[in-house]
RNAcentral holds the full RNA, with entries from SILVA. A computed fold for a 600-nucleotide part of an RNA from an activated sludge metagenome, annotated as large-subunit ribosomal RNA, domain I. It matches the Rfam family "Bacterial large subunit ribosomal RNA". Model confidence (mean pLDDT): 81 of 100.
Context: one part of a larger RNA
Order: sequence, then C1' cells, then structure tokens
RNA sequence: GGCGCAUGGUGGAUGCCUUGGCACUGGGAGCCGAUGAAGGACGUGGGAGGCUGCGAUAUGCCUCGGGGAGCUGUCAACCGAGCGUGGAUCCGAGGAUGUCCGAAUGGGGAAACCCGGCACGAGUGAUGUCGUGUCACCUGUAUCUGAAUACAUAGGAUGCAGGGGGGAACGCGGGGAAGUGAAACAUCUCAGUACCCGUAGGAAGAGAAAACAAGUAAGUGAUUCCGUUAGUAGUGGCGAGCGAACGCGGAGGAUGGCUAAACCGUGUGCAUGUGAUACCCGGCAGGGGUUGUGUGUGCGGUGUUGUGGGGUUCAUCAGUCUUGGAUCUGCCGGUCUGGGCGACAGUGAGAAAAGAUCGUGUUAGUCGAAGUGGCCUGGGAUGGUCUGCCGUAGUGGGUGAGAGCCCCGUAGGCGAAAACAUGGUCUCUGUUGUGAUGAGUUCCCGAGUAGCAGCGGGCCCGUGAAAUCUGCUGUGAAUCUGCCGGGACCACCCGGUAAGCCUGAAUACUUCCCAGUGACCGAUAGCGGAUUAGUACCGUGAGGGAAUGGUGAAAAGUACCCCGGGAGGGGAGUGAAAGAGUACCUGAAACCGUGUGCCU
Repeated sequence: GGCGCAUGGUGGAUGCCUUGGCACUGGGAGCCGAUGAAGGACGUGGGAGGCUGCGAUAUGCCUCGGGGAGCUGUCAACCGAGCGUGGAUCCGAGGAUGUCCGAAUGGGGAAACCCGGCACGAGUGAUGUCGUGUCACCUGUAUCUGAAUACAUAGGAUGCAGGGGGGAACGCGGGGAAGUGAAACAUCUCAGUACCCGUAGGAAGAGAAAACAAGUAAGUGAUUCCGUUAGUAGUGGCGAGCGAACGCGGAGGAUGGCUAAACCGUGUGCAUGUGAUACCCGGCAGGGGUUGUGUGUGCGGUGUUGUGGGGUUCAUCAGUCUUGGAUCUGCCGGUCUGGGCGACAGUGAGAAAAGAUCGUGUUAGUCGAAGUGGCCUGGGAUGGUCUGCCGUAGUGGGUGAGAGCCCCGUAGGCGAAAACAUGGUCUCUGUUGUGAUGAGUUCCCGAGUAGCAGCGGGCCCGUGAAAUCUGCUGUGAAUCUGCCGGGACCACCCGGUAAGCCUGAAUACUUCCCAGUGACCGAUAGCGGAUUAGUACCGUGAGGGAAUGGUGAAAAGUACCCCGGGAGGGGAGUGAAAGAGUACCUGAAACCGUGUGCCU
C1' cells in the first nucleotide's frame, strides 16, 4: 500500500410524520370607491426587533347580545405593573375615532413631503402660530349673465346630481398577429385564437317573427342552454383541413310588454291677419272679439295589429255606482276632471317609494347517550384477556401505544337584543268603471330606410348558380290593390309585417366565505412560498427570484464535582431511551479514520 472483518467520524438518503399545498363537489356571496377604495408609508405595547391588530380615542373606545374564570395576541421566555363573579380576557352585531400617501381632488411634488386662500374658533400686547370646515376637473341639468354683432349665439358664473380609481375568472363590443399544419409554400390553416383597447353585470348577451317548415297533404310558434341529428349535408390548392341547420328528446318557461304615426286637447316659437259668414262642443236664443288659420315643437289622451290593424264619419245594440266642479251664458244632450265606492294589478320589464307585522335563514352560542370495570404486559393502556353498557351518536381529532362509552366532538334537538337576506299579509302605489257590431271613407301603419350597383366582412358556403345577414361609397322606392322571405331568377302557392324600445328563468365564471371529498403530494414532492416569501438576494429598470420542517409523553433542556483559557468532554442526575443533549427521530452511500487478519 492492497483485500477482507470489526468499529467510529462525516453526510443527510431512506422510512415514518404533517402545520402546507393540489384538484374537485355542494351551498353562500358576487362587487369596493369622493361618506375617500384597493394598496401602502409612518406610528401605536412598561421593556430592542419581526408578524398580527389598531390609528394621536392608536395590541384599542361606546352600546347591545353570547359566555363564565381567568386575563394583559404571536415569535418567546423573563422581569415589572395591572384587570376580573359589581362578570374581565374572549366571540357576534351595530356605532365612534380613523395621521400621511394613494383616483387623490386647494396649489406644487423626486408617493407617504412642501406651500396656500376663505369662514369660524383658540392663543398673543401685536405679529408669527394652532384647530375645525371648505376650495380639482369633466358631464348633465336649472338659473343668472353675456362678446365680435341688432336680435342671437359662443363664452362665463352659481346651485343641484352624477362620474373619475380598483377588482380572479366569466360577458359584450372595437382592433387583431405569428411560431405551427399543409411533411416545402403563396390561397388555406393556426384563429377571430394570443394580445391590445372600450365597457357592463352578478351574471352578461339574445329575445316576442318582415321566423321556420312544406314531394302530396300538413305542421311548429320569442330567446337561451344541454343531448341527438352528425363528423351527416356541405365547403375545401375538393389538399391539409373546416363543418352546420331543420327536426326530435330534455332544462326553463312569460304564445311577455311599451312606443312612433293617423286623430283630439293643451302650452309655446314663427308666419299671416277683418275673412264678423271665421272661431268659441252640438241644437235654439243671447253674448264675446286676434279668440282664428298655416307650420315647427313640447306635454297629455288615443293607438300597437297580420283570421291585417288603427284613425275618422254615420247607423244599430248593450251598458254606464254615487257626489262636486269645468266646458262664454240659459235649457237639453254630450265631453273633461276631483273625491267616495267597487274591480284589477304591482315595484322582474311595462311608473314608483316607504313603513308595519308574521315566518324562514345567516352572522355568537347551547344541550347532547354509554366503563376511566377486574387481571396481564408496559415508562405510559387506547393493546391482550374476562365481564358490562350506549347507539337517530361505531364521521373525525386529541389524550404517555389500535379508545363507540376519558376529552373535544358527532346524530338529534334548542337559541338572537342587533344587523342582513328572503317569503306572506296589511298599509301603500297604479290602472279602470265606454265597449261591441255593421256600413262608408282611404287619413296612418317607423326613409336617405328597403331595393339596386361597386368593394368588403360574416354565414358549413374560399365568388361560386350564391340567397339570407352586415360595413363603406353611389343611387334611391312604395303604405295594404303596399312590402319582405321561402338559396340566383320568374310564376303560382305558403309564411310574415322590416327600417323604435324593454324583458325574469334555464346558461358562464370563482378573487372571496362555509361544509365536504380524493386509487392527489408528503419537505429536491406539493403553490415560487409548511420556515422572515414574492422575503433574502440579483438587475439602472421592466423584471428575475431562492434556501431552511421533525429532542421528548412532558423541558423533566443535565443541580453538583473533575479536565480544559475556551470549545468540548468525563462522572453524577433527569428520562422508557441521552448511541433522544437544543449541531437533537430513523441515520443509507460517496468521503475520512482506528483496531485486527491475510498478501506484497
């Protein structure tokens, strides 16, 4: 030196564990913000710091409930000083306070800082100073003002209301790629995806047919979502690929509502202005004298449909509760309007607000069965054995080892001063108490629209025979004997009634809260993060981004003695164990020793 054997050191694999994660299910909740958010800075405790809480009333203040013996959060002890059965700490509900920054909003600014105006107050002999409140901009609306320029308009001022910013995904709208695939690549695909912008809600969007359907004959009846139809019909350098609908079966249901116009009434702007024959509801009589007429516009009534509907004129029929007023005057007949009464409806659209009461639920809690039985082992019984008990409770966790009966719970009951959610009833609010039929009239039925042309987009549809839907440009109708659609187009037939608006549910999602589940992970795993974690650290910055879990049942964390300067160790002691000693469970390998055997 090598090879063995034995025994150590180092190291932290492995096993076991779990405070933390991951995925999903069910339910709740689904916004916060100028009454100053989200997120922060700085403070705040008797004693340095981090975390948590809170805000100069600062680990907290007040009120109302719960609860019942200890308490002054945590890392994390120690010392000090206190509080509490006159009910503290703690838990829930409601309130108060809430520095500075931040949309940040009096002005400025290199965020958490600097400097002001005005009003009131404090203080000073006076000034300085201090406190409270207020002062940004934009939009809408109302009022007052008000140029060039006469009316006017622009502009300005004031009051009131709203907005601004943040938020995980989901929605709608406006823009909109490329890597890729096509085994290259250009049409095509990826994909209207990623990404950017705008904007909303707890959902959004869509939505009450100018819809589908239909060989013959029929039929369906707003929208949305799921299954199927169906990888079908189609489309496609007919390549790669892309890819419906009708219908049927379900979820949910509201074949839901409001308007524009014609006509009437009324206010107002403009134009016109003796036409006394116009007009003032009709008839008769009287009276009035810019009341009129045309046109634009606001408001109210009417009206809302496709067996077309409505308006208007006339006729017929039926009905019309009661009381007051108005309609130039009187009578009759009408019309309008207020109150009472009746009927209907209602805050989800159609108009809209508040209160009372009752119930249900949520936000603290509370009661809750049955062995701490014998013996054995053990440090320890929840183990073994013998013998009992409960069960609407044998889910789960803890307790010195596997515990239905030890503890917390679980099944099952009970419970709220206050707030919130939700449902019923009442108050309340709204509508209505003039409609039907027939005949006539031809007044209305959504215009730079439909249609057409050019160029695009989007539909299963890539220009194709290319309808339907839709953008820009140009052109440009009709009003029911009208117009649109049924895949070029025409005829017949059938369906519908565009160019206005609103609309619950079934659907999507999960930052967040509660409960639960797992042939999910178990510390190089599982979130980047079980530990000071978006921390330390890196970067000018955008940004990048770690590592570190385990003594023991309990600190009982080794008094005292010895060696040593100490570190550390040897005794002694604790403990079941110290070869469990805060470098702590187990303690593999690489690597480094010691002893010994053999070989050289």